[in-house]
Context: one part of a larger RNA
RNA sequence: GGAUGAACGCUAGCUACAGGCUUAACACAUGCAAGUCGAGGGGAAACGAUAUUGGAAGCUUGCUUCCGAUAGGCGUCGACCGGCGCACGGGUGAGUAACGCGUAUCCAACCUGCCCACCACUUGGGGAUAACCUUGCGAAAGUAAGACUAAUACCCAAUGAUAUCUCUAGAAGACAUCUGAAAGAGAUUAAAGAUUUAUCGGUGAUGGAUGGGGAUGCGUCUGAUUAGCUUGUUGGCGGGGUAACGGCCCACCAAGGCAACGAUCAGUAGGGGUUCUGAGAGGAAGGUCCCCCACAUUGGAACUGAGACACGGUCCAAACUCCUACGGGAGGCAGCAGUGAGGAAUAUUGGUCAAUGGCCGAGAGGCUGAACCAGCCAAGUCGCGUGAAGGAUGAAGGAUCUAUGGUUUGUAAACUUCUUUUAUAGGGGAAUAAAGUGUGGAACGUGUUCCAUUUUGUAUGUACCCUAUGAAUAAGCAUCGGCUAACUCCGUGCCAGCAGCCGCGGUAAUACGGAGGAUGCGAGCGUUAUCC
Numbered sequence: 001g002g003a004u005g006a007a008c009g010c011u012a013g014c015u016a017c018a019g020g021c022u023u024a025a026c027a028c029a030u031g032c033a034a035g036u037c038g039a040g041g042g043g044a045a046a047c048g049a050u051a052u053u054g055g056a057a058g059c060u061u062g063c064u065u066c067c068g069a070u071a072g073g074c075g076u077c078g079a080c081c082g083g084c085g086c087a088c089g090g091g092u093g094a095g096u097a098a099c100g101c102g103u104a105u106c107c108a109a110c111c112u113g114c115c116c117a118c119c120a121c122u123u124g125g126g127g128a129u130a131a132c133c134u135u136g137c138g139a140a141a142g143u144a145a146g147a148c149u150a151a152u153a154c155c156c157a158a159u160g161a162u163a164u165c166u167c168u169a170g171a172a173g174a175c176a177u178c179u180g181a182a183a184g185a186g187a188u189u190a191a192a193g194a195u196u197u198a199u200c201g202g203u204g205a206u207g208g209a210u211g212g213g214g215a216u217g218c219g220u221c222u223g224a225u226u227a228g229c230u231u232g233u234u235g236g237c238g239g240g241g242u243a244a245c246g247g248c249c250c251a252c253c254a255a256g257g258c259a260a261c262g263a264u265c266a267g268u269a270g271g272g273g274u275u276c277u278g279a280g281a282g283g284a285a286g287g288u289c290c291c292c293c294a295c296a297u298u299g300g301a302a303c304u305g306a307g308a309c310a311c312g313g314u315c316c317a318a319a320c321u322c323c324u325a326c327g328g329g330a331g332g333c334a335g336c337a338g339u340g341a342g343g344a345a346u347a348u349u350g351g352u353c354a355a356u357g358g359c360c361g362a363g364a365g366g367c368u369g370a371a372c373c374a375g376c377c378a379a380g381u382c383g384c385g386u387g388a389a390g391g392a393u394g395a396a397g398g399a400u401c402u403a404u405g406g407u408u409u410g411u412a413a414a415c416u417u418c419u420u421u422u423a424u425a426g427g428g429g430a431a432u433a434a435a436g437u438g439u440g441g442a443a444c445g446u447g448u449u450c451c452a453u454u455u456u457g458u459a460u461g462u463a464c465c466c467u468a469u470g471a472a473u474a475a476g477c478a479u480c481g482g483c484u485a486a487c488u489c490c491g492u493g494c495c496a497g498c499a500g501c502c503g504c505g506g507u508a509a510u511a512c513g514g515a516g517g518a519u520g521c522g523a524g525c526g527u528u529a530u531c532c
Base pairs, nucleotide, nucleotide: 001532002531003530004529006528007527008526009525010524013384014383016381017380019377020376021342026340027339028338030337031336032335035084036083037082040081041080043077044076047075048074050071051070052069053068054067055066056065057064058063059062091295092294093293100220101219102218103217104216105215106214107213110212111211115208116207117206119204120203121202122201123157124156125155126154133146134145135144136143137142163188164187165186166185167184168183172179173178193200194199195198221267222266223265228258229257230256233255234254235253236252238250239249240248270292271291272290273289274285275284276283277282297318298317299316300315301314320331321330322329323328348374350373351372352371356370357368358367359366360365387418388417389416390415397409398408399407400406401405423469424468425467426466427465428464432459436455438453439452440451441450442449443448444447476521477520478519479518480517481502482501483500487516488515489514490513491512497504498503
């Protein structure tokens, strides 16, 4: 000198953009953060419409209003069965020195829901169960029994192969072990329907795409005041297990394997793209954003599923908190806000699904603290402003000197003319919307495309533009002995104090405190901390 997720002191007018618990992976009140499908199903708790019916009031005497009953026939729909999603998105960096990450290569040793292409099929039956109802236990959380019923839930059978298994076969290969193509035979295994009748689905096979799993070479902090480490350890044979390879696990056999090119042990640490600095080589860092990994109070385990050993799932143990009728139960903010604590220190218990995406749905649509916006904070960067031109009697006042006078503050002010960014007030006023839905039409020709029209904006009456008013609303901080730009007076008298280093202060202090003046930067300026 540059830099920072900074903090502290003094000061403070505005826009835009980006940022905001670095400490206790400490504990958490409250609300929200993952639902959706009635075009899978039985149904009808709530709301609405309609119909029938009973009663009351008003009267236009057959209408209106109000109260009630009945009707899943209708719009819809709490709870329930079922499907898909909940493994994404969001958070954090505790652990991890490791194939964790980065890079390169390999898998003839692997899986892949939804999606795409293509081929074939979608036949016939059956028994349950939740909800509802009845009865019981319990303070609650909840739970037991009985009876009834449906399905795209479950099961059986049929058909079925380029799937799986067995046998025959044996091309080819490195022709000994072994690997093993074509072809043939046998066995096993599938499905589900819905409705507005045009679609959406279902099953099996093959291929693709996407996402994942595994292996290996190289690279990846410090310590030798850590020198030896290892028994499933190293390898083999045979099994088990897995989507798959493998001591991954097991029985047996051999005695190996690693290490001064640093094993083992200890300490520290998420890794990378990148960021800061530097002419570079290097050195340091890994906050925001993107990729990967790990974790979800602590430890362990599996279930479901295409995918988890699962943040807002289950079970067990532990600590903590809460409820209890003392028998027993409930919970997990390292999601978004917010609270306490810790700390030098870090924000609102805000708005909207309008856009971009995600999940479900045929769609309309629903959900979405993802996201987009707004709020707070000079914590950062860029920009703008606090006026401009003229104006010497060089005014007054202050300060100072060699003091009837000069010098300086200083064109500074006053005064004259001008402008209106900004401010205040009043008007106008966007883009972000493309698509999709609805309606009408056209084309191809049966579910697509195109045209016209209609509708949808949180931020927002915001940005921006115009007009009016009037210099009107807007400057500080640090320093002035040398390094280092900028000097005099007064006070103090080794005191009070200053200080980054050298050093100032003991009666003329340009170094302390004040004043005037000056220098530097400027909505900031200094100090502290850390890195180069």
The part of an RNA shown here (small-subunit ribosomal RNA, 5' domain) has 532 nucleotides and comes from a wastewater metagenome. Its mean pLDDT, the model's own confidence on a scale to 100, is 84.